This is a predicted structure of an 86-nucleotide RNA (c-di-GMP-I riboswitch aptamer) from Gammaproteobacteria bacterium 42_54_T18.
RNA sequence: ACGACAACACGCCAAACCGUGAGUGAUUACGGGACGGAAAGCAACGAGUCCAGCAGAAAAAAUUGCCGGAUAGUCGAGCCGCCUCU
Numbered sequence: 001a002c003g004a005c006a007a008c009a010c011g012c013c014a015a016a017c018c019g020u021g022a023g024u025g026a027u028u029a030c031g032g033g034a035c036g037g038a039a040a041g042c043a044a045c046g047a048g049u050c051c052a053g054c055a056g057a058a059a060a061a062a063u064u065g066c067c068g069g070a071u072a073g074u075c076g077a078g079c080c081g082c083c084u085c086u
Stems, first nucleotide, its partner, number of pairs: 003085002012037002017032006035073001041079002045076003048071004053066004
């Protein structure tokens, strides 16, 4: 420096749910809590899914398109990275 994550060691993160708050909403912040995770670290580039608005078609629902938003613990790509081992 590249690679691996079988073992060892120090640790790390935190699902559902509950409480308080923010948001039209998807969702999210903080606290509690652990289902899990070798990147469950960062970040919306491509997609998927979800939300809102507008338009077509409809006229409940469903559906197509555009724009905006959410989601990184949905997937892919990108960036940084501990210990140990080869």
Overview:
The organism belongs to Gammaproteobacteria, within Bacteria.